[in-house]
RNA sequence: UGAAUGGAAAGGCAAAGCCAUCUGAAAAGUGGUGACGCAAAGCCAAGAGUCUAAGUCCAUACUGGAUAAGAUCGUCUGGCUGCCAAA
Numbered sequence: 001u002g003a004a005u006g007g008a009a010a011g012g013c014a015a016a017g018c019c020a021u022c023u024g025a026a027a028a029g030u031g032g033u034g035a036c037g038c039a040a041a042g043c044c045a046a047g048a049g050u051c052u053a054a055g056u057c058c059a060u061a062c063u064g065g066a067u068a069a070g071a072u073c074g075u076c077u078g079g080c081u082g083c084c085a086a087a
Stems, first nucleotide, its partner, number of pairs: 005085003012038002017033004022029002036074001042080003046077003049072003055067005
C1' cells in the first nucleotide's frame, strides 16, 4: 500500500410515529422532527417479489374484477462506488 475480515474509536445513514395551505389518482415521495435499526440502510428500477390502479378492458342494480409504462434499493439477486483500522 492492497485484499479479506471487522466496526473498538472517530464518524455516517435514519424505521415507526408526528407535523406540512407540500407533490401525487393512489401507492408513495419531499422537508422538518424523531431513532427502530443498518458495515454499504451509499447510488442504479437491470431481473424478480411486493404495493397502488389514474387510464384502459370486462362485468354491472349497488358496485366489483383484471391490468404498470407508477412506486418500493430499509424485500431479494445483480451492477457501480466508498469511510476508519482497535483485534
Predicted 3D model of an 87-nucleotide RNA (c-di-GMP-I riboswitch aptamer) from Proteiniclasticum aestuarii. The sequence is in RNAcentral, with records from Rfam. Taxonomically the source falls in Proteiniclasticum (Bacteria, Bacillota, Clostridia, Eubacteriales). The coordinates come from a structure-prediction model, not an experiment, and the mean pLDDT is 85.